[in-house]
Context: one part of a larger RNA
RNA sequence: GGCAUACGGUGGAUGCCUUGGCGACAACAGGCGACGAAAGACGUGGUUACCUGCGAUAAGCCUCGGGGAGCUGGUAAACGAGCUGUGAUCCGAGGAUUUCUGAAUGGGGCAACCCGGCCAGCCCAAGCUGGUCACUGUCAUCUGAAUACAUAGGAUGGCAGGGCGAACCCGGUGAACUGAAACAUCUAAGUAGCCGGAGGAAGAGAAAUCAACCGAGAUUCCCUGAGUAGUGGCGAGCGAAAGGGGAAGAGCCUUCACGAUGUAGCCGGUCUGUUAGGAGAAGCGUCUGGAAAGGCGCGCCGUAGUGGGUGAUAGCCCCGUAUCCGAAAAGAGGCCGGUGGAACUAAGCGUGAGAGAAGUAGGGCGGGACACGUGAAAUCCUGUCUGAAGAUGGGGGGACCAUCCUCCAAGGCUAAAUACUCGUUGUCGACCGAUAGUGAACCAGUACCGUGAGGGAAAGGCGAAAAGAACCCCGGCGAGGGGAGUGAAAUAGAUCCUGAAACCGUAUGCCU
Numbered sequence: 001g002g003c004a005u006a007c008g009g010u011g012g013a014u015g016c017c018u019u020g021g022c023g024a025c026a027a028c029a030g031g032c033g034a035c036g037a038a039a040g041a042c043g044u045g046g047u048u049a050c051c052u053g054c055g056a057u058a059a060g061c062c063u064c065g066g067g068g069a070g071c072u073g074g075u076a077a078a079c080g081a082g083c084u085g086u087g088a089u090c091c092g093a094g095g096a097u098u099u100c101u102g103a104a105u106g107g108g109g110c111a112a113c114c115c116g117g118c119c120a121g122c123c124c125a126a127g128c129u130g131g132u133c134a135c136u137g138u139c140a141u142c143u144g145a146a147u148a149c150a151u152a153g154g155a156u157g158g159c160a161g162g163g164c165g166a167a168c169c170c171g172g173u174g175a176a177c178u179g180a181a182a183c184a185u186c187u188a189a190g191u192a193g194c195c196g197g198a199g200g201a202a203g204a205g206a207a208a209u210c211a212a213c214c215g216a217g218a219u220u221c222c223c224u225g226a227g228u229a230g231u232g233g234c235g236a237g238c239g240a241a242a243g244g245g246g247a248a249g250a251g252c253c254u255u256c257a258c259g260a261u262g263u264a265g266c267c268g269g270u271c272u273g274u275u276a277g278g279a280g281a282a283g284c285g286u287c288u289g290g291a292a293a294g295g296c297g298c299g300c301c302g303u304a305g306u307g308g309g310u311g312a313u314a315g316c317c318c319c320g321u322a323u324c325c326g327a328a329a330a331g332a333g334g335c336c337g338g339u340g341g342a343a344c345u346a347a348g349c350g351u352g353a354g355a356g357a358a359g360u361a362g363g364g365c366g367g368g369a370c371a372c373g374u375g376a377a378a379u380c381c382u383g384u385c386u387g388a389a390g391a392u393g394g395g396g397g398g399a400c401c402a403u404c405c406u407c408c409a410a411g412g413c414u415a416a417a418u419a420c421u422c423g424u425u426g427u428c429g430a431c432c433g434a435u436a437g438u439g440a441a442c443c444a445g446u447a448c449c450g451u452g453a454g455g456g457a458a459a460g461g462c463g464a465a466a467a468g469a470a471c472c473c474c475g476g477c478g479a480g481g482g483g484a485g486u487g488a489a490a491u492a493g494a495u496c497c498u499g500a501a502a503c504c505g506u507a508u509g510c511c512u
Base pairs, nucleotide, nucleotide: 001511002510003509004508005507006506007505008504009503015497016461017460020432021431022429023428024427025426026425027424028423029421030420031164032163039101040100041099042055043054044053046079047078049075050074051073061095062094063093064092065091066090070083071082072081106115107114108113116133117132118131119130120129121128122127135161136160137159138158139157140156141155142154143153168199169197170196171195172194173193179186183233209216210215220247221246222245223244224243230238231237251413252412253411255353256352257351258350259349265339266338267337268336269335270334271333272332274330275329277325278324279323283298284297285296286295287294299316300315301305307319308318309317362386363385364384365383366382367381368380369379372398393408394407395406396405397404448455449454468496471483472482473481474480
């Protein structure tokens, strides 16, 4: 030095576990905000570093319910001081308080800071406390120029807006990579991005529609028609509609007069469900073991043998579960009654009268949208130039004309079927199990990196219970270790379950 065996060190794979994730289903909710939001800063506890809660009334205050014995949130004990059957802590509903920043709104500003005006109160002053003072739109009133009436402008008051929020929706604007095996029309794609706006859905919507000589009868969504008809450097590709079958179903309004009724709203009642909760059946012995829920023996309940916990695997030990019951208060939905008098909210009804949409339809030029790239190109929108008719009228039926059929534009409203899930509640999974599953099971959008936009980790497990090792010894009043003790186990000792491999040793044997 090598090989072998035994025992270790290091390391943290594997197994097991799960507080965290992922996905789905059902129901709900679908907004919050000048009554100051979302998000924060700073404070706040007897001692308080962080998290959580809260706001100078500061881990809290008041009221009303629930609940019933302990409590003063967590890491996290300790000491101290208290509260509590005159019902605390805790849970639910309503209310009060709610510093400073932030749309941030008196002015300013390098967010959480600086500096004011006016009014009122406290004793005048000084000072303190309270209130108020942004902008925009709109309505009303009062004023009011050049300029007579007026208008612009000004002042005051009322109301509204502003900002945030995951996706879904509508509108405006609008790429490129890419594909075409290059590339320019084309495609990607009206996608991504940006901007504006709204709602719980949005948008669309009651035929100037289709159809085909038969007829249908608003819109939306799904299946089909159909990868069809078409379109297309007829390349790559793009790609309908009618019709049929389903889901859902609803129709209406305008100006005037008259008449009848009594819907919405508001008030009250009732029912259902939500936001705390309550009751809730039935098991013992023995053996093994540290421990019984395991084995054995004999029982019981079940509208409850889903699930979780308990020192191993429990229907009958605990929490629960089936089932039944429950609300002072708040808010939701359904129904009933009253009030009220078609009104600011709203599709009221009947009768009669009236009205029934013009720089519009259409056309020329240039574009865009239609599955349709200008094409034979209808239809729709319009930047520009033009420009009708008036129901004896007008539009459409894919150039255009005639016949025929069908509808009535240039005003408006409209539930449901449809899309989505930041979120709440309940349930589930041939989903993951710590290099997985969210980036994040752990004080994670943290530490750290970057001027910034932004990027972005690692990190779970003693034991049933801390019973977390009193005391003694070596040692530096160490670190670490040896005894003792606890424990079923300490090679479970806090670098703590299991503890693979690489790697490093010690002992023994053999070989060299």

The prediction has a mean pLDDT of 85. A computed fold for a 512-nucleotide part of an RNA from Thermithiobacillus tepidarius DSM 3134, annotated as large-subunit ribosomal RNA, domain I. The source organism's lineage runs through Bacteria, Acidithiobacillales, Thermithiobacillaceae, Thermithiobacillus and Thermithiobacillus tepidarius. It matches the Rfam family "Bacterial large subunit ribosomal RNA". Gene Ontology terms of the family: structural constituent of ribosome and ribosome.